[in-house]
RNA sequence: CCGUGCGGGAGAGUCUCCGGUGAAUAUGCCGGAGGCGCCGAAGGAGCAAAUCCUCCCCGGAAUCUCUCAGGCCCCCGUACCGCACGG
Numbered sequence: 001c002c003g004u005g006c007g008g009g010a011g012a013g014u015c016u017c018c019g020g021u022g023a024a025u026a027u028g029c030c031g032g033a034g035g036c037g038c039c040g041a042a043g044g045a046g047c048a049a050a051u052c053c054u055c056c057c058c059g060g061a062a063u064c065u066c067u068c069a070g071g072c073c074c075c076c077g078u079a080c081c082g083c084a085c086g087g
Stems, first nucleotide, its partner, number of pairs: 001087008013036009037072003043068001044066003051061003
């Protein structure tokens, strides 16, 4: 440095329509679609800003920026951290 296992570990939503369900009515619940919005910690892209590496330039990097992808109920997963094992 790489891989595996265990543990820790976030962020971000509303509206409308359709279908189903419940119900005396209504509030509700589930799924799908659409509008506008939102998040950044898989991945990706960029150094244009800021930051770091250097006295400076060039250059590089990312937890920075962008949001292409991904995500915005929960679960799964996630960068990152700790431990153990193996190479």
A computed fold for an 87-nucleotide RNA from uncultured Streptomyces sp., annotated as Glycine riboswitch aptamer. RNAcentral holds the sequence, with entries from MGnify. Its mean pLDDT, the model's own confidence on a scale to 100, is 78.